[in-house]
RNA sequence: CGGUUAGCUCAGUGGUUAGAGCGCUCGCCUCACACGCGAGAGGUCCGAGGUUCAAAUCCUCGACU
Repeated sequence: CGGUUAGCUCAGUGGUUAGAGCGCUCGCCUCACACGCGAGAGGUCCGAGGUUCAAAUCCUCGACU
C1' cells in the first nucleotide's frame, strides 16, 4: 500500500428488496446420464465505534491475508 460481500471466483459510484458466474437442490427434457431450459435454497456485507435523515459504500481503531 492492496484485499476481506453466498460453498468458490468476484461485481456493487450514500437511497429500489445486496447481485452475477460456477457449484448445490427441485422440475422439464432423456430409456438413462450429460447438455439445455425453468424455478429455488443459500448473506450478521471481517469486528467495534463514528459521520449522516439514510452506510456494504465515507472516517477512526482493531483482526486476518

Record summary
A computed fold for a 65-nucleotide RNA from a marine eukaryotic metagenome, annotated as transfer RNA. The sequence is in RNAcentral, with records from MGnify. It matches the Rfam family "tRNA". By type it is a transfer RNA. Its mean pLDDT, the model's own confidence on a scale to 100, is 82.